[in-house]
Context: one part of a larger RNA
């Protein structure tokens, strides 16, 4: 210096009540007021208990505080399918031998790591103060191993396929979602009546059928064959002969489901809840950036890889193994899962007006994810 500056977005507060020594600020009600392609919700990364409950208020909170990401204590994270780990390979790292180099060590083949990519399989209720595609409930599914039945030429680190891909642009068929109407239910004042006001109307995966709308497209036998580093009945070239099959494919029906779910109702209550019952639950219009679509048209700058899967031999094995198909038994480890995540919890020394990839995308207005007011849901920004 000074009880000055400031107390960190001008979204905003106001009244009851109720805890408390103490209430602007902390709980409930009720009004108002801000976000609504966000100030909602849901992952990544990062964080590493901050989440829930009980207790407490020295200190942290830019004011108080009975509240808090604070402080103590107890409780909380449940998986064959969700994601890693498993398999598999890019970029690139490591590198048996090897090349080089005074040393130290650099390059680098065969391998081996290495995801941010490819590789089996689950969805709908319901519950907990706090977890749930994890637990519980119904309904599936996928891999392996064993056993049993039939059947059978099986077999790789090899040979082929196939996984397998740019950009940009258009249609069309649907689907989500959205309105509207019916249909159910509750109000319905002072009192008769009301087509008026409110609320809800919802259901998956898998499996079976139909394989639909579109896309793609001959497809089998049989001769032969210098090519796929050997072989090959398989690829790939020739030839002939019968034939138009086959393959991908959203949705929709129908079942799953005589369930669950559901406005309200009816009983108890420590007024925080809970336990039961349970209507209707159709149809039309609209319409996606989302499926079909890895499709189809078009351009040139010509848009990984490898395994898993299919086949085909080789060594070989052949009443054995294996390999196919059906059925029934068992197994499915480990990890991570609380919470925040456009932030008061992450990156900025701070509870900072900055910064942080993806993913959902309802009404009215409108070309529109602008603008502008609202749902859900969240907050009024800690004097």
């Nucleotide at each position: 210096g000074a009880g000055u500056a400031g107390c960190g977005a001008u979204a905003a507060a106001g009244g009851g009540a109720g805890u408390g020594a103490a209430a602007a600020c902390c709980u409930c009600c009720c009004u108002c007021g801000c976000c609504g392609a966000a100030a909602g919700c849901c992952c990544a990364a990062g964080g590493g208990u901050u989440c829930c409950u009980g207790c407490g208020u020295c200190a942290a909170g830019u004011c108080a505080a009975u509240c808090u990401g604070c402080g103590c204590a107890g409780g909380g994270u449940g998986a064959g399918u969700c994601g890693g780990c498993c398999c598999c390979u890019a970029a690139g790292g490591c590198g048996a031998g090897g090349c080089c180099g005074a040393a130290a060590g650099g390059c680098g083949u065969a391998g081996u790591c290495g995801a941010u990519g490819g590789g089996a399989a689950a969805u709908c209720g319901g519950u907990u103060a706090a977890u749930a595609u994890u637990c519980c409930g119904a309904u599936a599914c996928c891999u392996c191993u064993u056993u049993a039945c039939a059947a059978u030429g099986c077999g790789a680190u090899g040979g082929g396929g196939g996984g397998a891909c740019g950009g940009a642009g258009a249609c069309a068929g649907g689907u989500a979602g959205g309105c509207c109407a019916g249909c159910c239910g509750g109000u319905g004042a002072u009192u008769g009546g009301a087509u008026u006001u409110c609320c809800g109307g919802u259901u998956u995966a898998a499996g079976c059928g139909u394989g639909u709308a579109g896309g793609c497209g001959u497809g089998c036998u049989c001769g032969u064959u210098a090519g796929g580093c050997a072989a090959a009945u398989c690829c790939g070239g020739c030839g002939a002969g019968c034939u138009g099959a086959g393959c991908c494919g959203a949705g929709g029906c129908g079942u799953g489901a005589u369930g669950a779910c559901g406005a309200g109702g009816u009983c108890c209550c420590a007024c925080g809840g809970g336990a039961c019952c349970g209507a209707a639950g159709u149809g039309g219009c609209u319409g996606a950036u989302c499926c079909u679509c890895u499709g189809c048209u078009u351009c040139c700058a010509a848009g990984a890889a490898a395994a898993g899967c299919c086949u085909c031999u080789a060594a070989g094995c052949u009443u054995c193994a294996g390999u196919u198909g059906u059925a029934a038994a068992g197994g499915g480890a480990c990890c991570g899962u609380a919470c925040c995540c456009g932030a008061a919890a992450c990156c900025g020394a701070c509870a900072c007006a900055g910064g942080u990839g993806g993913g959902c995308a309802g009404g009215g207005u409108g070309a529109g994810a602008a603008u502008c007011c609202c749902a859900a849901g969240g907050c009024g920004c800690u004097u």